[in-house]
């Protein structure tokens, strides 16, 4: 120089005018005025997980139903990170991995194919008959996405873990690591196909709902009709009616036990369309030491940083540059996932040239 | 803002407990009857199953994500 891994920042810059919006302070009786301030994001999206918060019956037990799956560490918690292990892919820097059981069970597994999972033999091989036909065999061919371990000597009638060396597999000591795992030593001829992003087993988590939660206040209203109304006690007592219990119903996500409330179905009709708080000091940011490989934690200064409810952050001017992508808060916070012109900076790797 | 469904042929819809040509009415075009038209009989075309990416031998179905539409709560 040349291709490329990774990690992190940036997302026009300065000024003037005039709006628009919260919030101090002042004048205003009141509409309002004035000055000071403060006003989108790296994602604000998607709503895909997790927790704050709030409400319910105080978060209980049972079944059922969902989620997560290598090992350990981080968190408020997590399907997120962060460190390792295992397996793949790259020459390499690195990257990618839904990575727990298929020697519990129960299913699927089209066609081909003899056989598709515990039974077998379609060509072929030996051996016996020899018209075929019986036996033996899984070396080799054939099907198929997939067919009972792989190579090589031995052996045999021709094979075969029959046998025996090495691989792979199992279980077992050992030895290094919290663990996953990995190395080793003998031992077992060797269980036995694939599918759990098919039911399912094992571990571990999970109560539901969501700021339209949910609290206050103010205002204002009107009730009527038709149908059904179990079961069992007390009282008043004619018809009937009142009460308490059981039923059933709602309060829930699916039932039950447990609590709270209520006759119940449909059909008409009447009223409200206001305001505060819930809302922004918070698992907050910024710096600095100290522990840790790191995720991150402790501590110490030092700051305050939209809060609307028809919903504000915008228009224009002027200088400039390398002409600006994707796109805007709505209870909040951590993470993921997804869009994004461009610029910049740090590690590294590989290949070539030259000293 | 929060909750939920869904997208298969021009159109409404099956299939969506995986099996490999993806079907069904209604449209369209061909022919055949009829003087001609409708109906009627017979055929025949039409499909990135919204996209991508994974799990399987094997996806329209299963998972993930995207994207686009529908409802429901004050």
């Nucleotide at each position: 120089g040349g291709a490329g891994u990774c990690g992190g920042c940036u997302g026009g810059a300065c000024g003037g005018u005039c709006g628009c919006u919260g919030u101090g302070c002042c004048c205003u009786u009141g509409c309002g005025g004035g000055c000071g301030u403060g006003g989108a994001g790296g994602a604000a999206a998607g709503u895909c997980c997790g927790g704050g918060c709030c409400c319910c019956g105080c978060a209980g037990g049972a079944c059922a139903g969902g989620g997560u799956g290598c090992c350990a560490g981080g968190u408020a918690a997590c399907g997120c990170c962060u460190g390792g292990g295992g397996g793949g892919c790259g020459u390499g820097a690195g990257c990618c991995u839904a990575c727990g059981g298929a020697a519990a069970g129960u299913g699927c597994c089209a066609c081909a194919g003899a056989a598709a999972a515990u039974a077998u033999a379609c060509c072929g091989c030996c051996g016996g008959u020899u018209u075929u036909c019986c036996g033996g065999u899984a070396a080799g061919g054939g099907u198929g996405a997939a067919a009972u371990g792989g190579u090589g000597c031995g052996g045999u009638a021709a094979g075969a873990g029959c046998g025996c060396a090495c691989c792979g597999c199992g279980a077992g000591g050992c030895u290094g690591g919290u663990a996953a795992c990995a190395g080793u030593c003998g031992c077992g001829g060797c269980a036995g196909g694939g599918c759990a992003a098919a039911c399912c087993c094992c571990a571990c988590c999970c109560g539901g709902g969501g700021c339209a939660a949910g609290a206050c206040c103010a205002a204002g209203c009107a009730g009527g009709g038709a149908g059904c109304a179990g079961g069992u006690g007390a009282c008043c007592a004619u018809c009937g009616g009142u009460c308490g219990c059981c039923a059933g119903g709602u309060g829930u996500g699916g039932u039950c036990c447990g609590c709270a409330c209520c006759g119940u179905u449909c059909c008409c009709g009447g009223g409200u369309a206001g305001g505060u708080c819930g809302c922004a000091c918070g698992a907050g940011c910024c710096g600095g030491c100290u522990g840790g490989u790191g995720a991150c934690a402790g501590u110490c200064g030092g700051c305050c940083c939209a809060g609307a409810u028809g919903a504000a952050u915008g228009a224009u001017c002027g200088u400039u540059c390398u002409c600006g992508a994707c796109a805007g808060a709505a209870c909040c916070c951590g993470g993921c996932u997804u869009a994004c012109a461009g610029g910049c900076c740090g590690a590294c790797u590989c290949c070539g040239g030259c000293a | 803002g929060c909750c939920u469904c869904g997208g298969u042929a021009g159109c409404u819809c099956a299939g969506c407990u995986g099996g490999a040509u993806a079907g069904a009415g209604c449209g369209u075009c061909c022919c055949c009857c009829u003087c001609c038209u409708a109906a009627g009989g017979g055929g025949a075309a039409g499909g990135u199953c919204u996209c991508a990416g994974g799990u399987u031998c094997g996806a329209a179905u299963c998972c993930u994500g995207a994207u686009c539409g529908g409802g429901g709560c004050a």
Molecule: RNase P RNA; transfer RNA
Organism: Gammaproteobacteria bacterium